Large-subunit ribosomal RNA, domain VI from a Planctomycetota bacterium, 252 nucleotides, folded computationally. The full RNA is in RNAcentral, with records from ENA.

Context: one part of a larger RNA
RNA sequence: UGUAGGAUCCUUGAGAGAGUCUUUCCUUAGUACGAGAGGAUUGGGAAGGACGAACCUCUGGUGUGCCGGUUGUCCCGCUAGGGGCAUAGCCGGGUAGCCAUGUUCGGUACGGAUAAGCGCUGAAAGCAUCUAAGCGCGAAGCCAGUCUCAAAACAGGGGAUCCCCGAGGCUCGUCGAAGACUACGACGUCGAUAGGCCGGGCGUGUAAGCACGGCAACGUGCUCAGCGGACCGGUACUAAUCAGCCGACAGG
Numbered sequence: 001u002g003u004a005g006g007a008u009c010c011u012u013g014a015g016a017g018a019g020u021c022u023u024u025c026c027u028u029a030g031u032a033c034g035a036g037a038g039g040a041u042u043g044g045g046a047a048g049g050a051c052g053a054a055c056c057u058c059u060g061g062u063g064u065g066c067c068g069g070u071u072g073u074c075c076c077g078c079u080a081g082g083g084g085c086a087u088a089g090c091c092g093g094g095u096a097g098c099c100a101u102g103u104u105c106g107g108u109a110c111g112g113a114u115a116a117g118c119g120c121u122g123a124a125a126g127c128a129u130c131u132a133a134g135c136g137c138g139a140a141g142c143c144a145g146u147c148u149c150a151a152a153a154c155a156g157g158g159g160a161u162c163c164c165c166g167a168g169g170c171u172c173g174u175c176g177a178a179g180a181c182u183a184c185g186a187c188g189u190c191g192a193u194a195g196g197c198c199g200g201g202c203g204u205g206u207a208a209g210c211a212c213g214g215c216a217a218c219g220u221g222c223u224c225a226g227c228g229g230a231c232c233g234g235u236a237c238u239a240a241u242c243a244g245c246c247g248a249c250a251g252g
Base pairs, nucleotide, nucleotide: 005163006162007161008160009159010158011157015149016148017147018146021049022048023047024046025045026044027043033038051106052105053104054103055102059100060099061098062097066093067092068091069090070089071086072085073084074083075082076081111143112142117137118136119135120134168246169245170244171243172188173187174186175185176184193239194238195237196235197234198233199232200231202228203227204226209222210221211220212219213218
């Protein structure tokens, strides 16, 4: 921009794509078969492998400053306590998020038409013949079935509701498991959208200060303390203020 009025929702599915894998074991059964050695068809069941999708409960990774330890040096006048720099100085852990090596799930089944092949009936050709007429069975293959996209499918689809000075939308703002920008989604005081604060979770691992013990390094008690990025809830304290713009008679 189109789908000949403008919108907000919900849909149908022409068509397109994805997927389509496989092993071992148990049982049927040491049965059928076979002199024996050996050893099934078929049916039922159970574990895997590779591949794929989603996810983060578990197991782990990362987690650039969440907590702790520690070296050197400079600074906060000094002690104590801290801060800067040294790859994040180094080291030990680690929430959310993102991940796999982790977890869950998937391939099936049932149909239709067939290939090779196997048949029924059956003449030409009194017989025979699966074929000439006719009718069956029969593959990991084909068409469906499963999942995803899909009316920009020119047969241009269908339904509900609303609007004619207002239906609806945009700008703007607070943001987001959304994101390069844009888009998409949530919210904008009739408000929990983000921040703050409060509570919880989770992480670290017992702060500072004081007291006691020790010559001291240090230990013990107050103290499962102190501290705090993303997590879960609550709460209008802060910011989403105020406002502006677009928007239908070519519908007959």